[in-house]
Context: one part of a larger RNA
RNA sequence: UGACGGGACCCCGCACAAGCGGCGGAGCAUGCGGCUUAAUUCGAUGAUACCCGUAGAACCUUACCUGGACUUGACAUAUAGGAUCCAGCUAUAGAGAUAUAGUGUGCAUUAGCGUCCUAUACAGGUGGUGCAUGGCUGUCGUCAGCUCGUGUCGUGAGAUGUUGGGUUAAGUCCCGCAACGAGCGCAACCCCUGUCCUAUGUUGCCAGCAUUUAGUUGGGGACUCAUAGGAGACUGCCGGUGAUAAACCGGAGGAAGGUGGGGACGACGUCAAGUCAUCAUGCCCCUUAUGUCCAGGGCUGCACGCAUGCUACAAUGGCAAGUACAACGAGUCGCAAUACCGCGAGGUGGAGCAAAUCUCUCAAAGCUUGUCCCAGUUCGGAUAGGAGUCUGCAACUCGACUCCUUGAAGUUGGAGUCGCUAGUAAUCGCAAAUCAGCAAAGUUGCGGUGAAUACGUUCUCGGGGUUUGUACA
Numbered sequence: 001u002g003a004c005g006g007g008a009c010c011c012c013g014c015a016c017a018a019g020c021g022g023c024g025g026a027g028c029a030u031g032c033g034g035c036u037u038a039a040u041u042c043g044a045u046g047a048u049a050c051c052c053g054u055a056g057a058a059c060c061u062u063a064c065c066u067g068g069a070c071u072u073g074a075c076a077u078a079u080a081g082g083a084u085c086c087a088g089c090u091a092u093a094g095a096g097a098u099a100u101a102g103u104g105u106g107c108a109u110u111a112g113c114g115u116c117c118u119a120u121a122c123a124g125g126u127g128g129u130g131c132a133u134g135g136c137u138g139u140c141g142u143c144a145g146c147u148c149g150u151g152u153c154g155u156g157a158g159a160u161g162u163u164g165g166g167u168u169a170a171g172u173c174c175c176g177c178a179a180c181g182a183g184c185g186c187a188a189c190c191c192c193u194g195u196c197c198u199a200u201g202u203u204g205c206c207a208g209c210a211u212u213u214a215g216u217u218g219g220g221g222a223c224u225c226a227u228a229g230g231a232g233a234c235u236g237c238c239g240g241u242g243a244u245a246a247a248c249c250g251g252a253g254g255a256a257g258g259u260g261g262g263g264a265c266g267a268c269g270u271c272a273a274g275u276c277a278u279c280a281u282g283c284c285c286c287u288u289a290u291g292u293c294c295a296g297g298g299c300u301g302c303a304c305g306c307a308u309g310c311u312a313c314a315a316u317g318g319c320a321a322g323u324a325c326a327a328c329g330a331g332u333c334g335c336a337a338u339a340c341c342g343c344g345a346g347g348u349g350g351a352g353c354a355a356a357u358c359u360c361u362c363a364a365a366g367c368u369u370g371u372c373c374c375a376g377u378u379c380g381g382a383u384a385g386g387a388g389u390c391u392g393c394a395a396c397u398c399g400a401c402u403c404c405u406u407g408a409a410g411u412u413g414g415a416g417u418c419g420c421u422a423g424u425a426a427u428c429g430c431a432a433a434u435c436a437g438c439a440a441a442g443u444u445g446c447g448g449u450g451a452a453u454a455c456g457u458u459c460u461c462g463g464g465g466u467u468u469g470u471a472c473a
Base pairs, nucleotide, nucleotide: 001473002472003470004469005468007467008466009465010464011463012462013461015457016456019420020419021418022417023416026311027310028309029308030307031306032305033304034302035301042053043052064297065296066295067294068293069292070291073122077121078120079119080118081117082116083115084114088103089102090101091100092099093098106113107112124286125285127284128283129282133280134279135275136274137273138271140269145184146183147182148181149180150179151160152159153158164175165174166173190263191262192261193260195231196230197229198228199227200226201225205220206219209218210217234257237251238250239249240248241247300439313413317372318371319370320369321368322367323366329360330359331358334353335352339348340347341346379410384405385404386403387402388401389400390399426449427448428447429446430445431444432443
């Protein structure tokens, strides 16, 4: 100087407390361990692995296994020699890769390009090492810290500055001070959202005037909204407290008040943290195979354990009928309306739309009635039988959905444990990426309804600062 302390003091954080809702019990989905297997490819493993890489494993993907094939190779460049035709189509054999036969006869115009064969350099490797690396990422932590120059002090390691008194979300700011300045962080600059103004009105809007089943049409730019450009918030104003400071408390005005709300943004560093399987890359290893092609299988196996979710156990509810109101998005290899057929999944057909125009797209919870009457039920929907629909060469292993029947566990969950402070929790649906289809109950967004509680910092956990002890470095 650090690190550590079941030392002291100060401060902060959904850290505790105060509340609300869960998990842990049941069924199912998904991931992991284990076991099994020819293979169940590989990685991730306290916090910081476990709906994680995977924004989608029937084939493909695919890296794994079994079997069948190839060896200058599925892919690249170059040289030398040779051949003359490629690609595609058809037939036969085969599980296919492939092989054989037939057909075909490219560009250019005689040099060649292209294609094929032979030979050689080489290709190739999701093989190893993340403890050889780059890049990227997680975590402490959006915590308020981490340092430097010059000066001063100390024999020196070092100290000072950065400590102290206040204050802040903040090493934020003020005051003081052997320090004076500066850098990386904080904040601001960026994006979204909340109010107003100006401009412009089509595909958007409709107050007044006509028209009408319908903003449908004429018309209008007021309003909503959209697209641009501006204004606005700065402790600016007032009062109090304070050290005449920084600031704090209260108030006015204001759409918004003290960082308005949210996002992006992550200092020096830590964990030889993660990734050689995104990519790149040193070294090592394979080279008729650890490379490449193909068919089938596997990644979906199931005594069991764990994690993350979904659905429930019901009356603040289930069912039936009627009825109201969104936003984000997506669409030509596409979204698909009206109509007709089917109980339905869906089918027929195809208007319109490269979309503020058309479509996906009827939001659901809600509201109004009716019914059920506390029961393993009109709760709950697993499991199973049958019949179908759609996608796709192909749904057996192993897809999703529909209809009829079946109707399991489950009556609120032990010890323990998690999230959340406001348009939040809880609850309700909608959209998108990936995608032929779908394991989505996942993820990322969007809007609807919309709470309770916070006395406080004794205790638990994590962090920051000062100080103290130390046989630790």